[in-house]
RNA sequence: GCCUCAGUGGCGGAAUUGGUAGACGCGCUGGACUCAAAAUCCAGUGGUAGCAAUACUGUGCGGGUUCGAGUCCCGCCUGAGGCA
Numbered sequence: 001g002c003c004u005c006a007g008u009g010g011c012g013g014a015a016u017u018g019g020u021a022g023a024c025g026c027g028c029u030g031g032a033c034u035c036a037a038a039a040u041c042c043a044g045u046g047g048u049a050g051c052a053a054u055a056c057u058g059u060g061c062g063g064g065u066u067c068g069a070g071u072c073c074c075g076c077c078u079g080a081g082g083c084a
Stems, first nucleotide, its partner, number of pairs: 001083007010026003019067001027045006046057004060076005
């Protein structure tokens, strides 16, 4: 230098014909149980603002295509593997 694959909440990891993003697990928060705890069970949990209702925003970064993009196209960044 070239080729392939990967990048999604705090962490792992789904979403694969382009059509509700974050299922599921871990963690965390609140509650039940207990003398107290552990274990177990129930509920909640992306971020920002707000007392709240709610609003805005969010798939490595920047563009493009499309009514609609995590998904397709282009460039860049990072990581893993391969070729020279």

The RNA shown here (transfer RNA) has 84 nucleotides and comes from an uncultured Mycoplasmatota bacterium. Model confidence (mean pLDDT): 81 of 100. The sequence was found in a public genome assembly. It matches the Rfam family "tRNA". Gene Ontology term of the family: triplet codon-amino acid adaptor activity. By type it is a transfer RNA.